[in-house]
RNA sequence: GUCCCCAUCGACUAACGGUCAGGUCAUCACCCUUUCAAGGUGGUAAUGCGGGUUCGACUCCCGCUGGGGACA
Repeated sequence: GUCCCCAUCGACUAACGGUCAGGUCAUCACCCUUUCAAGGUGGUAAUGCGGGUUCGACUCCCGCUGGGGACA
């Protein structure tokens, strides 16, 4: 340099173009307990960035950024 793959809560991950963006762990509050742990209920928390297509985009297209891989 060319080509391919990936990017979602703090972490790991789901999501036919129409989801309240779901789950597990973590975290916070409450319940339970003499206390802690465990357990129960609830809360907070996310689509890398910029455009395009579409009535509607996490999802499709283009570019950028970052990561990984193959070839040279």
Source information:
The prediction has a mean pLDDT of 81. This is a predicted structure of a 72-nucleotide RNA (transfer RNA) from a Candidatus Coatesiibacteriota bacterium. The sequence is in RNAcentral, with records from ENA. Rfam family: tRNA. Gene Ontology term of the family: triplet codon-amino acid adaptor activity. Rfam's curators write: Transfer RNA (tRNA) molecules are approximately 80 nucleotides in length. It is annotated as a transfer RNA.